[in-house]
RNA sequence: GCGUCCGUAGCUCAGUGGAUAGAGCAUCUGACUUCGGAUCAGAGGGUCGGGGGUUCGAAACCCUCCGGACGCA
Numbered sequence: 001g002c003g004u005c006c007g008u009a010g011c012u013c014a015g016u017g018g019a020u021a022g023a024g025c026a027u028c029u030g031a032c033u034u035c036g037g038a039u040c041a042g043a044g045g046g047u048c049g050g051g052g053g054u055u056c057g058a059a060a061c062c063c064u065c066c067g068g069a070c071g072c073a
Base pairs, nucleotide, nucleotide: 001072002071003070004069005068006067007066010025011024012023013022018056027043028042029041030040031039049065050064051063052062053061
């Protein structure tokens, strides 16, 4: 330099055009317990990597940039 894939919550990921963006773990609160852990219930946490475009509607499709992984040279 070229090609492929990836970027969504603190972490690991789901969601491949349809309205309020979700799960598990973690954190916090409560119940339980002598205390803690485990378990149960609940809560908080997101400009969906940046910008632009298509569309009635974009996390998703297109372009570009940034970052990462792998392969080729």
The RNA shown here (transfer RNA) has 73 nucleotides and comes from a bacterium. The RNAcentral record of the sequence draws on ENA. The prediction has a mean pLDDT of 81.